[in-house]
Molecule: c-di-GMP-I riboswitch aptamer
Organism: Candidatus Siliceabacter maunaloa
RNA sequence: AGGUGCAAAGGGCAAACCACUCGCGAGGGUGGGACGCAAAGCCAAGGGGCUCCGACGUGAGGAGCCAGCCGGGCUACCACC
Numbered sequence: 001a002g003g004u005g006c007a008a009a010g011g012g013c014a015a016a017c018c019a020c021u022c023g024c025g026a027g028g029g030u031g032g033g034a035c036g037c038a039a040a041g042c043c044a045a046g047g048g049g050c051u052c053c054g055a056c057g058u059g060a061g062g063a064g065c066c067a068g069c070c071g072g073g074c075u076a077c078c079a080c081c
Stems, first nucleotide, its partner, number of pairs: 002081004012037002017032006035068001041074003046070002048066006
C1' cells in the first nucleotide's frame, strides 16, 4: 500500500416508538430508546424513492428531502492475509 471481516479487544453509531423543537411538507435537531450496522463516518453533480410549487390535460419544468434503497467518490479503528 492492497485485500478480507470467522473469532477477539477497546469501543463507536442508533431503526421503530416517545417527549420537546424547527419546517407548508418530505423531513431535520436535541434527549430518551435499541431494530440493526465493519464504514449506519462525510459527499444528494449517477440511478431510485418521497415532498412542495406548477405551464395545464396530468405531469414539461422548478425548489427541496432521504447517505439506514442501490451504485460511486473521499476518509477511518482493530484483527488477519